RNA sequence: CCGCAUACACGCUCUAUCGCUGACACCUUGUGUGUAAGAGGAAAGUCCGAGCAACAGAGAGCGCCACGCAAGUUAAUGGCUUGAUGCCCGUAAGGGUAUAGUAACGUGGAAGAAAAUAACCGCCCGUGAGGGUAAGGGUGAGAAGGUGGGGUAAGAGCCCACCGCAAGGGUAGCAAUACUCCUUGGCUGUGCGUCUCGUGGGUUGCAAGACCAUGUAUACCGACAAUUAAGGGUUGCUCGUCCGAUGUCGGGGGGUAGGUUGCUAGAGGCUAUGGGUGACCAUAGUCGUAGAUAAAUGAUAGAGGCCCCGUAAGGGGUACAGAACUCGGCUUAUAGUGUAUGCACGACA
RNA sequence: GCUGUUGUAGCUCAGUGGUAGAGCACUUCCUUGGUAAGGAAGAGGUCGUCAGUUCAAGCCUGAUCAACAGCU
Numbered sequence: 001c002c003g004c005a006u007a008c009a010c011g012c013u014c015u016a017u018c019g020c021u022g023a024c025a026c027c028u029u030g031u032g033u034g035u036a037a038g039a040g041g042a043a044a045g046u047c048c049g050a051g052c053a054a055c056a057g058a059g060a061g062c063g064c065c066a067c068g069c070a071a072g073u074u075a076a077u078g079g080c081u082u083g084a085u086g087c088c089c090g091u092a093a094g095g096g097u098a099u100a101g102u103a104a105c106g107u108g109g110a111a112g113a114a115a116a117u118a119a120c121c122g123c124c125c126g127u128g129a130g131g132g133u134a135a136g137g138g139u140g141a142g143a144a145g146g147u148g149g150g151g152u153a154a155g156a157g158c159c160c161a162c163c164g165c166a167a168g169g170g171u172a173g174c175a176a177u178a179c180u181c182c183u184u185g186g187c188u189g190u191g192c193g194u195c196u197c198g199u200g201g202g203u204u205g206c207a208a209g210a211c212c213a214u215g216u217a218u219a220c221c222g223a224c225a226a227u228u229a230a231g232g233g234u235u236g237c238u239c240g241u242c243c244g245a246u247g248u249c250g251g252g253g254g255g256u257a258g259g260u261u262g263c264u265a266g267a268g269g270c271u272a273u274g275g276g277u278g279a280c281c282a283u284a285g286u287c288g289u290a291g292a293u294a295a296a297u298g299a300u301a302g303a304g305g306c307c308c309c310g311u312a313a314g315g316g317g318u319a320c321a322g323a324a325c326u327c328g329g330c331u332u333a334u335a336g337u338g339u340a341u342g343c344a345c346g347a348c349a
Numbered sequence: 350g351c352u353g354u355u356g357u358a359g360c361u362c363a364g365u366g367g368u369a370g371a372g373c374a375c376u377u378c379c380u381u382g383g384u385a386a387g388g389a390a391g392a393g394g395u396c397g398u399c400a401g402u403u404c405a406a407g408c409c410u411g412a413u414c415a416a417c418a419g420c421u
Stems, first nucleotide, its partner, number of pairs: 001346001003343008012304007020038002023035004027030001040320001044331002047329005052205004059239004064201005069083005084099006100196002104194004120137002122133004145163006164187001165185005170179003209261004218252001220251005231243003268287008305318005350420007359373004367404001375391005397413005
């Protein structure tokens, strides 16, 4: 230099004209005039977790769902941080993924002798019947620890050395776990699922809910009940509990389809200092920053910046995308630019 | 805005991780003087898309795209 890796930041600017939304001020009270404001890093997907609200303070049992290494972080989480071990990708920096327990059960077909008390070929013994044998062959995703030596009829952890494995102890660490530590054991394969254990989740979502105004009819159909009750109360089922008589539920019909509130100051942002490897935390200072309702935040013109093509003149492009109760994360989309740290299969000096 | 469901042949739908199926439609043949019906044979599948788990994925998991329904 080129190519990468990781963590972040930014993601067009200015001027003019014409508009839109709510707020405030003014008066001539008009849909007037003026003033200062008015989308994002993801506002998106709605995948997790909370706030807030209703359901009877929301009680019990069963079921269901999610998660599952260790330590930490947080309001909380299935998120995040740091660390441990195995496997995979990459030359590397680095990235991805899995990891609670295993008593019992299951794990198709094809291939193969055999898929877990293995004998088809082969080898050995034997006249034969038959017996021994997991070294060699082939099948398969997977074949009963590996290499070498001894041993044997042939073989085999049958025995030995080294490697691997398991159990116990020691040391280090808060722990997961690690160890060129010590001892013992010839050595019970591996993954997934069912299952078991632990942790968390009551259900429904601002179209929740509260208030005001306007309007009206239970016509008709179905199910059930007759006071020892039907049925219902937003929870998958059962129980409990509450409401419950000219009744309850479902269908269907009729009416109104307007406003206020919830609504934006919040586990808020920014800066500095301190603590921590880090996620994050503490203290101090400072800032005011959208609230629409079929839905405003825009359009046009000019100038500039940046990128691409082109020798030049010049031409083209400027991403993804638009708040709807609010936060913390995750995921997905994104033209291009910048910063910091790191890597080396490369190129040049 | 919130909540849920679905995606498999041209159409409508089945499908317990182990060779992707049915009905209608389509093509060819038989039958008929001809058509329909009937009979026989056949063709047609990136299982919406992209990843992951697994020996093996239509099925399990995640992301994404599209369509549909409900709530005032």
Predicted 3D model of RNase P RNA and transfer RNA as a complex of 421 nucleotides.
It holds a member of the Rfam family "Bacterial RNase P class A". Rfam classes the family as a ribozyme.
Its mean pLDDT, the model's own confidence on a scale to 100, is 76.